A computed fold for a 107-nucleotide RNA from Ectobacillus ponti, annotated as SAM riboswitch aptamer (S box leader). RNAcentral holds the sequence, with entries from Rfam. It matches the Rfam family "SAM riboswitch aptamer (S box leader)". About the family: The SAM riboswitch is found upstream of a number of genes which code for proteins involved in methionine or cysteine biosynthesis in Gram-positive bacteria. The source organism's lineage runs through Bacteria, Bacillati, Bacillota, Caryophanales and Ectobacillus.

RNA sequence: AACUUAUCAAGAACAGGCAGAGGGAACAGGCCCGAUGAAGCCUUGGCAGCAGCCGCGAAAGCGGAAUUUGUGCCAAAUCCUGCAGGUGUAAUCCUGAAAGAUAAGAG
Numbered sequence: 001a002a003c004u005u006a007u008c009a010a011g012a013a014c015a016g017g018c019a020g021a022g023g024g025a026a027c028a029g030g031c032c033c034g035a036u037g038a039a040g041c042c043u044u045g046g047c048a049g050c051a052g053c054c055g056c057g058a059a060a061g062c063g064g065a066a067u068u069u070g071u072g073c074c075a076a077a078u079c080c081u082g083c084a085g086g087u088g089u090a091a092u093c094c095u096g097a098a099a100g101a102u103a104a105g106a107g
Stems, first nucleotide, its partner, number of pairs: 003105006013044001015043004022033003027082004045074003050070002053064004078099001083096004
């Protein structure tokens, strides 16, 4: 890399330093962010609660804390659409998938 399971409309930085033109996963279309400083790196702060931890339970599971564990995350729904189905002349709207992200697991 590929596989399995769960979740993805909530939440959290106008912080400091380095840096210097890109960024929002990839492609396409759109729409945004960016010299009042993008990506990236370091520090600090914060959010959340997947695993772990604590309590109950035979188990499934339910509840709790988060200061010290392993991760994750901190513009916009995973920014929106792309495929299928429903409604419809159409625009639109709804549902699901695909793809992606994160965690845990298995090999």